The RNA shown here (transfer RNA) has 85 nucleotides and comes from Prunus avium. It matches the Rfam family "tRNA". Rfam links the family to the GO term triplet codon-amino acid adaptor activity. The source organism's lineage runs through Eukaryota, Magnoliopsida, rosids, Amygdaloideae and Prunus. RNAcentral holds the sequence, with entries from Rfam.
This record gives sequence, structure tokens and C1' cells, in this order.
RNA sequence: GGGUCCAUAGCUCAGUGGAAGAGCACUUGAAAAGCAUGUUUGAUUGCAUAUCAUGAGGUCACCGGUUCAAACCCGGUUGGGCCCU
Repeated sequence: GGGUCCAUAGCUCAGUGGAAGAGCACUUGAAAAGCAUGUUUGAUUGCAUAUCAUGAGGUCACCGGUUCAAACCCGGUUGGGCCCU
């Protein structure tokens, strides 16, 4: 220098022209078990795991174009992976 793939929530990724989503993490509430409190037991209260509910979180890498409509199609740019030279 040429070819090709990738860029979407904090992380891992779906979504490929018609209302931007999931899991994990995070917020708030509840909460078996467990621990503490209770001189022993029980009650009570606190902490709070599994779990359940709930909420928040986005310049779809950037710029432009096509279209009634673009995360998605086209051109360019930036960053990264692989291959060739």
C1' cells in the first nucleotide's frame, strides 16, 4: 500500500428499512436460609444471601448522502482484528 471483518447501555451481545432490546452489573422495595440481639428458649428488632418485584442507564464510533422513514443501504473518516504485498 491492497483486501476483509468489527464498533449498539458500565461489561458481553441481539436487533439488518417502520416505536432501540436481552443477560450480567447497578437503584429502590420485599425477602426463605444464615448471622447478630435476646443470660437458655421463644417473641422482638437489626444486618441481609438465594429469590421476587421495580427503576435508571444510549450522540447505535464520527461526518455526509439516499429514502416518506436509516442502528440497518451508499460514500468518506477514526479505532481495532485477520489476510496479502